[in-house]
A computed fold for a 688-nucleotide part of an RNA from a Chloroflexota bacterium, annotated as large-subunit ribosomal RNA, domain II.
It was read from a public genome assembly.
The source organism's lineage runs through Bacteria, Bacillati and Chloroflexota.

Context: one part of a larger RNA
């Protein structure tokens, strides 16, 4: 892993409750437990049994009163009745409830028992430690000395949690080994090895505890509290599964609340049933409102000038004066504001009324069953954040959630469009029409040259198209080439120095065709180069400056182009405005069919018409198949069930034949009962 087989809303209670059916009906109905038959029995069946139960009357805590009663002083008010009609007993389903209560699944508690043949520690009584090395008191001999004190030498001697190192014991390193040789090993290398050594036997301590040289370690291969069996199907707002088929209708992920936030209660939104009214869509006319704008009067903000209380600073003995200092109020200009409004829309909203017209849908009661109550993203208005985020939190559309097809290469939430079935029919939607790929190498006019198109900014250019303003200009403009570019005067003042050109003031006069108290280089400073301005040469256009399209750069990422899906494309296969066609989807239409609701007609069978049939959680309906019973009635050794194979049928679950296997049972109607349907539950069990 795959294939068989087994697996989950089940059963009890009149406990409560709703639907549909039935008998009886102001009444329903018995329980126990009897009695009578049938049966071997369990049991069935009639009968009897009115104890009790509901229901005909409420109301009060209650006494009690009664169509009324309670409260009250109350013949007030007010509450909760009644003012007339339906129970009630079965049988079936839909729910609640109590019970394991759809199945499986804890970690856990708590009882009793069972374990120290591992392991921890302890008690008895035993067992081992090759060999080497050091060489402690002590003693013995000598020397030294006065000395049997001391002290030195040799000798004996053998001491130690002393040394090296097998056995034993452990388990530092690192290698393999990791479905292992082994659920902890083996190689190599390491520590200990006369000591707090090591080991054998036999005994002790037990789970709320033992033992512990202490590591929550150990207590029989997972010990923060063993393991076994029981309480027990503990409980599990979690997580997994929950088994045929077809019709109809179809949600929510939000609101209030919670020891409440992944739960749940009531509302909201779905469904079925019954019932009820009269509306939803567009229009005009009315009506509330204080959003977007838009103001600056009112409350704040804020700037700039005026004017001026106050203040600050200077000065004067002082009155006072002065101010290029803050600054109210006023006043002028021009702002801002969700918690500002002298104003104020559009859409929503709520009313009346008029249209469409009858097709379809919406409303509202009450009641039985849900789900839901983590939502995503797009568009809009905001709050939050950083006018970040596939952020977050409301509003409000919309989509997806539950939605399939067609564009968007691909791609739940964007575009288009809502799939009942069939068709080798026909039109269009968004998007497209050169090939890849269905359909224009379409038509007109006009832009681009970057492969812009086919990512991207502030910013940056004599791109280029086109539109506009100002100057200049045959009295010669612009560009170029010659040629002047002077004089007071090196202005003045700073400086060593400052001569147009460091820097401060200031920017005058003269001569001129014209010439700055100088536009740049340059020098220590002069100088020297140039510009401005002038003249001439030539000879028609020349400059600045704002707008607009389309392009440029600004542009750096990691396996291989790689930011058009590719190919490719340049008066385009690229952008802009315009036309005409065609493609294109499961939309729409066309034929056929099947289904729901629902009008008319018809006793009914059915005919004619309309409108629907995407669908998860779920609601409602209709049926299909197993097993077993009962009544009925068939099939079968001339071959039953079950299997195989092929054909036919039914929208579907399925149903039916005919060979082949098989080798003894098994259909059909019609009711009835259930241990009633498997692909998933790291489901359980078996086989490969």
């Nucleotide at each position: 892993g795959c294939c068989g087989g087994c697996g989950a809303g089940u059963u009890a209670c009149u406990c409560c409750u709703g639907u549909g059916u039935g008998g009886c009906g102001a009444g329903g109905u018995u329980a126990a437990g009897g009695g009578a038959u049938g049966c071997a029995g369990a049991c069935g069946u009639c009968c009897c049994g009115g104890a009790g139960c509901c229901g005909c009357a409420g109301c009060g805590a209650a006494a009690g009163c009664g169509a009324g009663u309670c409260u009250g002083a109350a013949u007030a008010g007010g509450g909760c009745g009644a003012a007339g009609c339906a129970g009630u007993c079965g049988c079936a389903c839909g729910g609640g409830g109590u019970a394991g209560a759809c199945c499986c699944g804890a970690a856990a508690c708590c009882g009793g028992g069972u374990g120290a043949g591992c392991u921890a520690c302890c008690c008895a009584u035993g067992g081992c430690c090759a060999g080497g090395g050091u060489g402690a008191a002590g003693c013995c001999u000598c020397g030294a000395u006065a000395g049997u004190c001391u002290c030195g030498a040799g000798g004996u001697g053998g001491a130690g949690g002393c040394c090296c190192g097998a056995a034993c014991c452990c388990g530092u390193a690192u290698a393999c080994g990791u479905u292992g040789c082994a659920a902890a090993g083996u190689g190599u290398u390491g520590g200990g090895a006369u000591g707090a050594g090591c080991u054998g036997u036999g005994g002790g301590u037990a789970g709320a505890g033992g033992u512990g040289a202490a590591a929550u370690g150990c207590c029989a291969a997972c010990c923060g509290a063993a393991c076994c069996c029981g309480g027990a199907g503990a409980u599990a707002g979690c997580u997994g599964g929950u088994u045929c088929u077809c019709c109809c209708c179809g949600a929510a992920a939000u609101g209030c609340a919670u020891u409440g936030a992944g739960g749940u209660g009531c509302a909201g939104c779905c469904u079925u049933c019954a019932g009820g009214a009269a509306g939803a869509g567009g229009g005009a006319c009315g009506g509330a409102g204080g959003u977007a704008g838009g103001g600056c009067u009112c409350u704040g903000a804020a700037u700039g000038g005026g004017c001026u209380a106050g203040g600050g600073g200077g000065u004067g003995u002082g009155a006072g004066c002065c101010u290029a200092c803050c600054a109210a109020a006023c006043c002028c200009a021009a702002u801002c504001a969700a918690a500002c409004u002298u104003c104020g829309a559009a859409u929503g909203c709520c009313g009346u009324u008029c249209c469409a017209u009858c097709c379809a849908u919406g409303c509202c009661u009450g009641a039985g069953g849900a789900g839901u109550g983590a939502g995503a993203c797009c568009g809009u208005g905001g709050g939050g954040g950083a006018u970040a985020a596939g952020c977050u939190c409301c509003a409000u559309g919309g989509u997806c959630g539950a939605g399939a097809g067609g564009g968007a290469a691909a791609c739940a939430g964007c575009c288009c469009a809502g799939a009942c079935c069939a068709c080798c029919g026909a039109c269009u939607a968004a998007g497209g029409c050169c090939c890849c790929u269905a359909a224009a190498u379409a038509c007109a006019g006009g832009c681009u040259c970057a492969g812009u198109g086919u990512c991207a900014a502030a910013g940056g250019a004599a791109g280029u198209a086109u539109g506009g303003u100002c100057g200049c200009u045959u009295a010669g403009a612009c560009a170029a080439c010659c040629a002047g570019g002077a004089g007071g005067u090196u202005g003045g003042c700073u400086u060593a120095g400052a001569a147009g050109c460091a820097g401060c003031c200031a920017c005058c006069c003269u001569u001129u065709a014209a010439a700055g108290a100088g536009u740049g280089c340059g020098u220590a400073a002069u100088a020297g180069c140039u510009c401005a301005c002038u003249g001439g040469u030539c000879a028609a256009g020349g400059g600045a400056c704002c707008g607009u399209g389309c392009g440029c750069c600004g542009a750096c990422a990691a396996u291989u182009u790689a930011u058009c899906g590719g190919g490719g494309c340049u008066u385009a296969a690229g952008c802009c405005u315009g036309u005409u066609g065609c493609c294109g989807a499961a939309g729409u239409c066309g034929u056929g069919g099947c289904u729901u609701c629902u009008g008319c007609c018809g006793u009914a069978a059915g005919g004619c018409g309309g409108a629907g049939g995407g669908g998860u959680a779920g609601g409602g309906g209709a049926g299909c198949g197993u097993u077993c019973u009962c009544u009925g009635u068939g099939c079968a050794c001339a071959g039953a069930a079950g299997u195989c194979u092929g054909c036919c049928u039914g929208u579907g679950a399925g149903g039916g034949c005919a060979g082949g296997u098989g080798g003894a049972g098994c259909g059909c109607a019609g009711a009835g009962a259930a241990g009633u349907g498997a692909g998933a539950a790291u489901g359980c069990c078996g086989g490969c």